RNA sequence: GAGUUUGAUCCUGGCUCAGGAUGAACGCUAGCGGCAGGCCUAACACAUGCAAGUCGAGGGGCAGCGAGGAGUGCUUGCACUCUGUCGGCGACCGGCGCACGGGUGAGUAACGCGUAUGCAAUCUACCUUAUACUGGAGUAUAGCCCAGAGAAAUUUGGAUUAAUCCUUCAUAGUCUAUAGGAGUGGCAUCACUUUUAUAGUAAAGGUUACGGUAUAAGAUGAGCAUGCGUCCUAUUAGUUAGUUGGUGUGGUAACGGCACACCAAGACAUCGAUAGGUAGGGGCCCUGAGAGGGGGAUCCCCCACACUGGUACUGAGACACGGACCAGACUCCUACGGGAGGCAGCAGUGAGGAAUAUUGGACAAUGGGCGAGAGCUGAUCCAGCCAUGCCGCGUGCAGGAAGACUGCCCUAUGGGUUGUAAACUGCUUUUAUACGGGAAGAAACCUCCCCUCGUGAGGGGAGCUGACGGUACCGUAAGAAUAAGGAUCGGCUAACUCCGUGCCGGCAGCCGCGGUAAUACGGAGGAUCCAAGCGUUAUCCGGAAUCAUUGGGUUUAAAGGGUCCGUAGCGGGCAGCUAAGUCAGUGGUGAAAGUCUGCAGCUCAACUGUAGAAUUGCCAUUGAUACUGGUUGUCUUGAAUUAGUAUGAAGUGGUUAGAAUGAGUAGUGUAGCGGUGAAAUGCAUAGAUAUUACUCAGAAUACCAAUUGCGAAGGCAGAUCACUAAUACUAUAUUGACGCUGAGGGACGAAAGCGUGGGGAGCGAACAGGAUUAGAUACCCUGGUAGUCCACGCCGUAAACGAUGGAUACUAGCUGUUCGAUCUUCGGAUUGAGUGGCUAAGCGAAGGUGAUAAGUAUCCCACCUGGGGAGUACGUUCGCAAGAAUGAAACUCAAAGGAAUUGACGGGGGCCCGCACAAGCGGUGGAGCAUGUGGUUUAAUUCGAUGAUACGCGAGGAACCUUACCAGGGCUUAAAUGCAGUUGGACAGGAGUGGAAACACUCCCUUCUUCGGACUAAUUGCAAGGUGCUGCAUGGUUGUCGUCAGCUCGUGCCGUGAGGUGUCAGGUUAAGUCCUAUAACGAGCGCAACCCCUACCGUUAGUUGCCAGCAUGUCAAGAUGGGGACUCUAACGGGACUGCCGGUGCAAACCGUGAGGAAGGUGGGGACGACGUCAAAUCAUCACGGCCCUUACGUCCUGGGCUACACACGUGCUACAAUGGCCGGUACAGAGGGAAGCCACCCCGCAAGGGGGCGCGGAUCUACAAAACCGGUCACAGUUCGGAUCGGGGUCUGCAACUCGACCCCGUGAAGCUGGAAUCGCUAGUAAUCGGAUAUCAGCCAUGAUCCGGUGAAUACGUUCCCGGGCCUUGUACACACCGCCCGUC
Repeated sequence: GAGUUUGAUCCUGGCUCAGGAUGAACGCUAGCGGCAGGCCUAACACAUGCAAGUCGAGGGGCAGCGAGGAGUGCUUGCACUCUGUCGGCGACCGGCGCACGGGUGAGUAACGCGUAUGCAAUCUACCUUAUACUGGAGUAUAGCCCAGAGAAAUUUGGAUUAAUCCUUCAUAGUCUAUAGGAGUGGCAUCACUUUUAUAGUAAAGGUUACGGUAUAAGAUGAGCAUGCGUCCUAUUAGUUAGUUGGUGUGGUAACGGCACACCAAGACAUCGAUAGGUAGGGGCCCUGAGAGGGGGAUCCCCCACACUGGUACUGAGACACGGACCAGACUCCUACGGGAGGCAGCAGUGAGGAAUAUUGGACAAUGGGCGAGAGCUGAUCCAGCCAUGCCGCGUGCAGGAAGACUGCCCUAUGGGUUGUAAACUGCUUUUAUACGGGAAGAAACCUCCCCUCGUGAGGGGAGCUGACGGUACCGUAAGAAUAAGGAUCGGCUAACUCCGUGCCGGCAGCCGCGGUAAUACGGAGGAUCCAAGCGUUAUCCGGAAUCAUUGGGUUUAAAGGGUCCGUAGCGGGCAGCUAAGUCAGUGGUGAAAGUCUGCAGCUCAACUGUAGAAUUGCCAUUGAUACUGGUUGUCUUGAAUUAGUAUGAAGUGGUUAGAAUGAGUAGUGUAGCGGUGAAAUGCAUAGAUAUUACUCAGAAUACCAAUUGCGAAGGCAGAUCACUAAUACUAUAUUGACGCUGAGGGACGAAAGCGUGGGGAGCGAACAGGAUUAGAUACCCUGGUAGUCCACGCCGUAAACGAUGGAUACUAGCUGUUCGAUCUUCGGAUUGAGUGGCUAAGCGAAGGUGAUAAGUAUCCCACCUGGGGAGUACGUUCGCAAGAAUGAAACUCAAAGGAAUUGACGGGGGCCCGCACAAGCGGUGGAGCAUGUGGUUUAAUUCGAUGAUACGCGAGGAACCUUACCAGGGCUUAAAUGCAGUUGGACAGGAGUGGAAACACUCCCUUCUUCGGACUAAUUGCAAGGUGCUGCAUGGUUGUCGUCAGCUCGUGCCGUGAGGUGUCAGGUUAAGUCCUAUAACGAGCGCAACCCCUACCGUUAGUUGCCAGCAUGUCAAGAUGGGGACUCUAACGGGACUGCCGGUGCAAACCGUGAGGAAGGUGGGGACGACGUCAAAUCAUCACGGCCCUUACGUCCUGGGCUACACACGUGCUACAAUGGCCGGUACAGAGGGAAGCCACCCCGCAAGGGGGCGCGGAUCUACAAAACCGGUCACAGUUCGGAUCGGGGUCUGCAACUCGACCCCGUGAAGCUGGAAUCGCUAGUAAUCGGAUAUCAGCCAUGAUCCGGUGAAUACGUUCCCGGGCCUUGUACACACCGCCCGUC
């Protein structure tokens, strides 16, 4: 820096990622070289070999080897014997070394390590320097020899012998000890110099090169002591008896309780003792800007250890890795008696483990030991193995487009990509291969020679020596020849498509991906990043300011202790002294390596060399003195005291008052009281409730009373008295920093609870009863125990809150109020201390805060570090108990959270609207039937629609067809259409047979041609077909919210932002309609208007419509001449706009039965449906992506089904009757249709209808409108209501009315007497009621749908309630948005 909490936002906050690193491991892959590194685990056990010896120039000597000498056998060259004579040398004595080098990190929290000092408290072999000395004597012992024991390891006895072995004498007195004198110095004890006395200690030779002794000094190494630094845990708080100190003695190289005896009672510890856990420490390494954090491999320093534990010996040095002894465990040998061993040296083995190498070469170089030297050295130098890391090189370079083939992808006759990539042409040869040449590392020691010079040193020359290694390096040859992989491709994060799969198999670091179109799984093509490596895993730092010193926080996100007192912490002014902190200079140290910089060497680099810087630290010293500290003096402003004036529900203890409540007694009085949403339990005729009087009891204090007051907080309220404390103000006086904070500690601390004893009116956990409820261990009611009250004692917690620790200082204002003081013109003003509100700057994530800070600073304390687990468990302390305090981890999640925003929602609020309720009218729900749906049934009952927004819906018309379904029988291309190839011929038509038909079979008939073919049939391929799936892949169309008034944009402004404003507010409207106001100003889609019908008028026109006037004419009739006046028709105009008047109002607008007008406030109706919601409906109207079927899921035919029927629901029709039924008579419409049609009129039939037949493609012809009105009949019945059902007979349509049509006639005459809960429609030409027409259509199941007119009401107080909606506001843990979220039990 990024991802991840949300619908979106800003924060807080965790988780995760990108970087670097590694002694790494694993997976895939692998050409070379250089330089490094290589048991992190079992300090587990170890076979085998090697890792420390050396000196004969210390010694006695001579086992083995070589040489010499002598002798014997004798082929002069062999064999044997003797001889320490020589070179040398096993074992032995002696000297030096073995305490170094090498390994490991178990232990150790320590003077172990680091750093700085000290030793006046010490030692130091070999080495260097200086001085002096090196003279005598003596006794042993190993070896050798002899004799034994034992399996062995080993060992015993005897005899003899040497030394640079050992002992002793002499000499020295510089050394040591004691005692004394003098001088000098120091931090105390003391040290040094000098002097006197007494006492004491040395030596080794060898054969000339070297050694030895004493003393002093140096160098080196070691020992000891001290300051400072050095992990986690307080759920480890007390530890300690040689412990702390003293005196004395011993011991040590040396100080010291190091050890011992005695004496004293100390010593350490909250600045963390003791205990527990973990760990070698440092230089350094990784990371980081740094501060830090993490680590302690390789290299260097120190420490510790050497199978485990202990002990000392020797020695200058050890309590000793390859020494000794003892004990233990383990292993091995054994003759069972007894012995041997210690790889954490180098190799190597087993084991453990994810995991770590050769039983190599050489002393050539560097270094070490001994030695005069040669010589020893698994130290070291080299080589081997391993991509373990770092660094370097290569796997070719240039040209080459038909942009080849293949592969992959696409919008697919064609393009893109792989890709200049390949082929092909030219060039080069690092590396690898072959051959040839071939180093540096070597200078010394040593030997020889020479020079200077002289008994010893310096210099020069020559010669000798290489494990690596025939290695590095160089040259020659041939030839692109010998050499590329890994991971990734959803975002973070560079890189995209296809196929497969279908919440499966799988991926995943976090978010997450996968449920049929996966850039996230698997494969492929392509791409990206690194590259002899690439990824994964593990660990560390970073990012993480996510423990914050640099550099965080605590009102609400995690976080202020309930409050106060008080020890450590911090602290006012001035002056003097000091110089601890602080600052500066200087000196010492801060090892080397490492880091950084310059230069240099390997062809570069890694690597290495050299020089410098740095090493931020510690110590010492000199100086400075502002600040801090210390100390002395002083001051008054902080603080306190005094005096005065006030204040208050401050505290403690008494006394006391009235109201209320309850109880008791007595009176009056009678039937209820009480209680609730409604009731009941309860009380009451044994007299309640109510009321009156008196008495008693306990508790609490109305009004005053208030954002009032007081108190540290908890808290405190009638009045009064006593005691105690506090605060404020005023005034000066006194003290003179006496102050602030406060870990541990102490005191106080609501309510509840506990203990003891009182008290107990009311209230009231528990409990009982009554209700409510599905239940109701609750809410409500009636009772009621603890308790509430008092005294004493405990508990010690609260949302103990201002969710805001205390103190001090500073920083704009306005306005209340309490208590003082001063002034006053009595209105008030100023001022101090409190207590409130609003606000500026500032601060804050925002809400907000804002002198009572959450602003600016200082001091001190407390607390926080993701959510859950959990304030839980364990431990401890406290408590009588309840419990309190302290306070984890495992595991689990990727969030949890704060503030604000927009929506949605609320049995939140406000305003408003709607046939939403109310007021009315008529229905549904009950009956019968029609129709649709569910269910059931069925071979099939095709499919779809399913709350509102499906259910007389798609369907505006299923007997066949339709038809998609079922059964059975056929076909393989019916139609669009061909094209290409092959083959054969007409095809068509007519008749017959079989069959349910489709279809099959038979017969008859049968081409044209310019010979190319046309036509037709069969077949193959491409191509068709599908009412098969997915409406959750889609287009289009539609429903609904809703004809609701909303939905947005530009610019500006506000806000960190999501967003807001505009669109809000006040009015008004049917309306986001308009007006006013206004950080908004405008605009768009919606509203309205523009369109159509209707209501009035005018103009024009006058047939098929009309007929007033004039004529003709009829029984009658616009029938006729004629007319355009009227009606009407159909085109164009007018008209209505709150325009006028009055009132109200700023305006918009509203009101008025206003006027006028046919119509009055959108006149009535229609079309018209904003942004969007419901993954709403439809793949079966149509279109279309993908998938599926292809002799079938396509297509043809017959029959059946979609019409089934116990049942349930929706929508309707007809009714139940007298506002009616029936009969007869008389009126009045509008709109629409009509040629395979509508049909006048006439005849027949009771009728449906039939037979004739005029007119009309229609303002001309075609239809009885019905209710209504008039008259008659029926008198309340299952009827003269109602018409279902059934029987019989017919008509019509149609190929065909059985399943399954409609209609007519006769007969039959069911249920039903107005419909439970519930529910629907409608506000005026509406409801209700009456008939008519049309589409579809052969006919019709139409009572449906869509229209048309006739007659023609009632009611609306109003918005409390139900439903739906709009605006504003509020709450929210919801956002899939309350059909949400979410808790508990089982």
This is a predicted structure of a 1386-nucleotide RNA (small-subunit ribosomal RNA) from Bacteroidetes bacterium GMDsbM5. It matches the Rfam family "Bacterial small subunit ribosomal RNA". RNAcentral holds the sequence, with entries from Greengenes. NCBI's taxonomy places the organism under Bacteria, Pseudomonadati, Bacteroidota.